The prediction has a mean pLDDT of 85. Predicted 3D model of a 72-nucleotide RNA (transfer RNA) from a Candidatus Parcubacteria bacterium. The organism belongs to Candidatus Parcubacteria, within Bacteria. It matches the Rfam family "tRNA". Gene Ontology term of the family: triplet codon-amino acid adaptor activity. Rfam classes the family as a transfer RNA.
RNA sequence: CGCGGGGUAGCGCAGCGGCAGCGUGCCGGGCUCAUAACCCGGAGGUCGUGGGUUCGAAUCCCACCCCCGCAA
Numbered sequence: 001c002g003c004g005g006g007g008u009a010g011c012g013c014a015g016c017g018g019c020a021g022c023g024u025g026c027c028g029g030g031c032u033c034a035u036a037a038c039c040c041g042g043a044g045g046u047c048g049u050g051g052g053u054u055c056g057a058a059u060c061c062c063a064c065c066c067c068c069g070c071a072a
Stems, first nucleotide, its partner, number of pairs: 002070006010024004018055001026042005048064005
């Protein structure tokens, strides 16, 4: 240098054109003598960066950055 996969909440991941979600963690409340477990609620996201297509992009296209793998 070439090829493939990946980058989405603190962490692990889903979502593949039309409201950004799940698990766990965090905060508050309930339950309990109390803690854990359990139940309810909440906060937390420039969807790697920049451009393009589209009425509309996390999703499609291009370039670049980073991680993993393959080949040389």